The RNA shown here (c-di-GMP-I riboswitch aptamer) has 91 nucleotides and comes from a mouse gut metagenome. The RNAcentral record of the sequence draws on MGnify. Its Rfam family is "c-di-GMP-I riboswitch aptamer". Rfam's curators write: GEMM was predicted in a large-scale screen for bacterial structured RNA regulatory elements. Its mean pLDDT, the model's own confidence on a scale to 100, is 83.
RNA sequence: GCAAACCACCGGAAACGAUGGGACGCAAAGCCAUGGGGGCUACAGCCGGCGGGUGCAAACCCGCAAAAGGCCAUGCCAGCCCGGCUGCUGA
Numbered sequence: 001g002c003a004a005a006c007c008a009c010c011g012g013a014a015a016c017g018a019u020g021g022g023a024c025g026c027a028a029a030g031c032c033a034u035g036g037g038g039g040c041u042a043c044a045g046c047c048g049g050c051g052g053g054u055g056c057a058a059a060c061c062c063g064c065a066a067a068a069g070g071c072c073a074u075g076c077c078a079g080c081c082c083g084g085c086u087g088c089u090g091a
Stems, first nucleotide, its partner, number of pairs: 001026002006021003010017002024079001030085003035082003038077003045071003049064006
């Protein structure tokens, strides 16, 4: 010098961020997310159920249900790590 958790308030679907309070810590806890890895969120999007018929199967058709769940970044994290740039100190 900075400022975690937490609180207030605002933005956001959320993660999270801004401002104020507040200090757990930090010698870069300064900046870079369009350097690399990793993590967080899921508005939107996609997938996804049960019964009957045809059919070797794949698949198609009809009816009912409409909720869990899964995937996913163009969003977020620099106080997760590596890296880049800048800065303080001067044994």